[in-house]
RNA sequence: CGCCGAAUCCGGGAGGUUCCGGAACCGAGGACCCACGUUCUCUGGGGUGAGUCCGGCCGGGUGCACCUGCCCGGCUGGUAGGGCGGCUUCCUGGCCCGAACCCGACAGCUAACUUGGUAGGCGAUCGAGGAAG
Numbered sequence: 001c002g003c004c005g006a007a008u009c010c011g012g013g014a015g016g017u018u019c020c021g022g023a024a025c026c027g028a029g030g031a032c033c034c035a036c037g038u039u040c041u042c043u044g045g046g047g048u049g050a051g052u053c054c055g056g057c058c059g060g061g062u063g064c065a066c067c068u069g070c071c072c073g074g075c076u077g078g079u080a081g082g083g084c085g086g087c088u089u090c091c092u093g094g095c096c097c098g099a100a101c102c103c104g105a106c107a108g109c110u111a112a113c114u115u116g117g118u119a120g121g122c123g124a125u126c127g128a129g130g131a132a133g
Stems, first nucleotide, its partner, number of pairs: 001123004008023006024118006034108001044106001045103004053078010081097004087133006093126001
């Protein structure tokens, strides 16, 4: 300097890096109406996020024991989806990602109202081509 992401600005205090307030941005809970529809911890359920789903191999656990099944971990192939320096959409190729975490038996939507967050990571990115606004 630039990229992903809501994750950035402003003011004040403190003085070893945090605290407070405001703006802006992004989430969650929460009526009527509407939607859904027997109940069912039987294998719960829900949420943030693009980060879902389907396989293959190996190891471990569950089981008296073999197989199967189920669970966990590692590696790996695809995939819904997401990203790639200009505001949006579409098309054609290319590259990359396709994680993690939270609530705790509970959540449809949702005005009023209540409440949480503003962290991290990266230098691989096509300043690609085309069409429309």
Molecule: c-di-AMP riboswitch aptamer (ydaO/yuaA leader)
Organism: soil metagenome